[in-house]
Context: one part of a larger RNA
RNA sequence: GGAUGAACGCUGGCGGCAUGUCUAAGGCAUGCAAGUUGAACGAUUCAUAUUUCUUCGGAAAGACUGGAAAGUGGCAAACGGGAGCGGAACACAUUGGUAACCUACCUCGAACUCGUGAACAACCAUUGGAAACGAUGGCUAAUACACGAUAUUGAUGACGUGACUUCGGUCGCAUCAUUGAAAGGUCCGCCGGUUCGAGAGGGGCCUAUGUCCUAUCAGCUUGUUGGUGAGGUAAUGGCUCACCAAGGCUACGACGGGUACCGGGCGUGAGAGCGUGGCCCGGCUCACUGGGACUGAGACACUGCCCAGACUCCUACGGGAGGCUGCAGUCAAGAAUCUUCCGCAAUGCACGAAAGUGUGACGGAGCAAUGCCGCGUGCUCGAUGAAGGCCCUCGGGUCGUAAAGAGCUUUUAUUAGGGACGAACAAAUGACGGUACCUAAUGAAUAAGAGGUUGCUAACUCUGUGCCAGCAGCAGCGGUAAUACAGAGACCUCAAGCGUUAUCC
Numbered sequence: 001g002g003a004u005g006a007a008c009g010c011u012g013g014c015g016g017c018a019u020g021u022c023u024a025a026g027g028c029a030u031g032c033a034a035g036u037u038g039a040a041c042g043a044u045u046c047a048u049a050u051u052u053c054u055u056c057g058g059a060a061a062g063a064c065u066g067g068a069a070a071g072u073g074g075c076a077a078a079c080g081g082g083a084g085c086g087g088a089a090c091a092c093a094u095u096g097g098u099a100a101c102c103u104a105c106c107u108c109g110a111a112c113u114c115g116u117g118a119a120c121a122a123c124c125a126u127u128g129g130a131a132a133c134g135a136u137g138g139c140u141a142a143u144a145c146a147c148g149a150u151a152u153u154g155a156u157g158a159c160g161u162g163a164c165u166u167c168g169g170u171c172g173c174a175u176c177a178u179u180g181a182a183a184g185g186u187c188c189g190c191c192g193g194u195u196c197g198a199g200a201g202g203g204g205c206c207u208a209u210g211u212c213c214u215a216u217c218a219g220c221u222u223g224u225u226g227g228u229g230a231g232g233u234a235a236u237g238g239c240u241c242a243c244c245a246a247g248g249c250u251a252c253g254a255c256g257g258g259u260a261c262c263g264g265g266c267g268u269g270a271g272a273g274c275g276u277g278g279c280c281c282g283g284c285u286c287a288c289u290g291g292g293a294c295u296g297a298g299a300c301a302c303u304g305c306c307c308a309g310a311c312u313c314c315u316a317c318g319g320g321a322g323g324c325u326g327c328a329g330u331c332a333a334g335a336a337u338c339u340u341c342c343g344c345a346a347u348g349c350a351c352g353a354a355a356g357u358g359u360g361a362c363g364g365a366g367c368a369a370u371g372c373c374g375c376g377u378g379c380u381c382g383a384u385g386a387a388g389g390c391c392c393u394c395g396g397g398u399c400g401u402a403a404a405g406a407g408c409u410u411u412u413a414u415u416a417g418g419g420a421c422g423a424a425c426a427a428a429u430g431a432c433g434g435u436a437c438c439u440a441a442u443g444a445a446u447a448a449g450a451g452g453u454u455g456c457u458a459a460c461u462c463u464g465u466g467c468c469a470g471c472a473g474c475a476g477c478g479g480u481a482a483u484a485c486a487g488a489g490a491c492c493u494c495a496a497g498c499g500u501u502a503u504c505c
Base pairs, nucleotide, nucleotide: 001505002504003503004502006501007500008499009498010497013375014374015373016372017371018370019368020367021333026331027330028329030328031327032326035075036074037073040072041071044068045067046066047065050061051060052059053058082286083285084284092210093209094208096206097205098204101203102202103201106199107198108197109196110195111194112193113192114148115147116146117145123138124137125136126135127134128133154179155178156177157176158175160173161172162171163170164169184191185190212258213257214256219249220248221247224246225245226244227243228242229241230240231239261283262282263281264280265276266275267274268273288309289308290307291306292305311322312321313320314319339365341364342363343362347361348359349358350357351356378408379407380406381405388399389398390397391396413442414441415440416439417438418437422432449494450493451492452491453490454475455474456473460489461488462487463486464485470477471476
């Protein structure tokens, strides 16, 4: 000098765009953050067109009509959002491999979609409990569940043959045996279901290389290293187990300890490098702490389940409930970090045939000079160089065209009028927002400070003080003429900021 997620002090007019708990992965009141589907299903219920009866009050029936809240079923809930505890590791980055693998939804191709049955919720009855939540009996539907048929292709096995091969096998073709499917709905347009093959996108596993400090850590290891067999997995593998062998790693740093998410990037630097990983993007890991599996294409699952623990809350003392490292907000901690806001209008996601519904993702507004960028706080003329302040050799000098005064302008400000783009998709549809922007009017009107002035280093005098009070980044200054302390005037530098502190280059 540059930089910062900064803080502190003094000061503070506006706009745009960003950023905003770096500490206690400490505790959390309250609200919201994942639903959707009636074109899968049964039952219920409300309203209505309409019809019938009527004592004219109303009553009853009630649709190929429109809604509603529970329940069964489907899909989603594994995404999106947050955080960086842990982890020095195939976690990440780059490079390859998978002939050792999986893949819901989506796209393309081929074939199929035939029958049968038994239940369980809801509901009804009885009943337990303070509650949370149940228990028993009975009825019922389905794209829920089960069974049967068919199936070239599929799976498993056998045999033959061609190609490839890491020599273990793999792939293609042909034959045989065994075995495996399906679901309907509809407004008749379509939407679905099953099997097989391919694709796209997504993931699992493996390899090589790279990836902090410490030797005041020198030896480490028994599922350890390898083999055979088995189990397990989507799949390879000591992943697990039985048996066998005795191996494997290490000064090119094993093992141990400490620290730390990693990368794209970011800061600085001429570069080499050094430092760093906040915001944004990709990956990983975590979800009160520890453990576990279930469901599912996918989880060992942030707002799912079970067990244990700590903590908090309710209780009729028998027993129950909870998890903000989602968005706001609160307490605590701290030098320190925001609104319990508006909207689904846009973009995206989930569900739905669609209309649409949901979405604290997202789009916006609010707060904070936290940062970057831009603008303004006027312009021209004006010398009796006014008054006043300061200095003075008392002549004068300086603040200084500065002010006053005259003229001008209106960025900004205020008021009034008009008023968007963002809306795609014929129409309708905008939270932001009566915002941005435009026009007119008013009137210099609403708007300047901070640090410094001995040298480094741009900028000097007076007064006070008298090694005191104090200053200070370094050198140093102050003990009676202090340009270095304090005040004043003048000046210098930056400027809605200026300084200080901390950290990095």

Small-subunit ribosomal RNA, 5' domain from Candidatus Uhrbacteria bacterium CG10_big_fil_rev_8_21_14_0_10_48_16, 505 nucleotides, folded computationally.